[in-house]
RNA sequence: CACUCAUCAGGAGAGGUGGAGGGACCGGCCCUUAGAAGCCUCGGCAACCGCUGCCAUCCGCAGCCGGUGCCAAUUCCGGCAGGUCACAGGAUGACCUGAAAGAUGAGGC
Repeated sequence: CACUCAUCAGGAGAGGUGGAGGGACCGGCCCUUAGAAGCCUCGGCAACCGCUGCCAUCCGCAGCCGGUGCCAAUUCCGGCAGGUCACAGGAUGACCUGAAAGAUGAGGC
């Protein structure tokens, strides 16, 4: 970056610094001066890529001073479309499915 593929219901935070915001966007809702973002240190989770082993290969599994990622709330919920139910119908609401958008990884340009 108008690109491709995979995953996104699980998991894992303390201290220091800083001083008002943060949860991508919009709406809602929530977190935050009992201290937000950012930065630093240490710790942890996970297993996408890599390496090693089980094994000659694939799958799978396990491990790791390796490359990333992540550590409130399902990607916090909804946003678009379809369906089911409630209602005489509409509005509206609840639920389900799929998309869109986003995030992360591995590629591509």
This is a predicted structure of a 109-nucleotide RNA (SAM riboswitch aptamer (S box leader)) from Anaerolineaceae bacterium UBA3924. Rfam family: SAM riboswitch aptamer (S box leader). From the family's description: The SAM riboswitch is found upstream of a number of genes which code for proteins involved in methionine or cysteine biosynthesis in Gram-positive bacteria. The prediction has a mean pLDDT of 81. It was read from a public genome assembly, where an Rfam model found it.